[in-house]
Parts: sequence; structure tokens; C1' cells
RNA sequence: GCCCCCAUCGUCUAGCGGCCCAGGACGUCGCCCUCUCACGGCGAAAACACCGGUUCGAACCCGGUUGGGGGCGCCA
Repeated sequence: GCCCCCAUCGUCUAGCGGCCCAGGACGUCGCCCUCUCACGGCGAAAACACCGGUUCGAACCCGGUUGGGGGCGCCA
């Protein structure tokens, strides 16, 4: 330098063009329960790496950038 794969709440993940101003589990916070804690019940906050494009409509398709992983090449 070229090619391939990946990037979503704090963590792990669902998602395959409209059902998503994004769902679940754990964790966090609040309330209830309890003599207290834990367990349990109810509720809340919390994410689409970034920039463009296509489209009536993009987390999803396309291009680029950044970061991570892998393969190949160069090092005269």
C1' cells in the first nucleotide's frame, strides 16, 4: 500500500428498508416488600463510531473517514 471482517445503553446483545424518536438481559437509580440486608415486585435513566449519498422513508443499502481484528504485498 491492497483486500476481507467488525463498530448499537456502563457490559453483553436483538435488528436483514416503514412494526425503532431503537427492544432484551445484567448492572445503576427510585419506590414497594422485609426488623435489616439479600431475594422478589413495580418503575426510571442510559446506545445506533463519524461525515456524505441513495430513497417518500436508513441502525439496516452505497461511498469516504476513524478505530479494532485478520490476510497479502513492499522494504533495491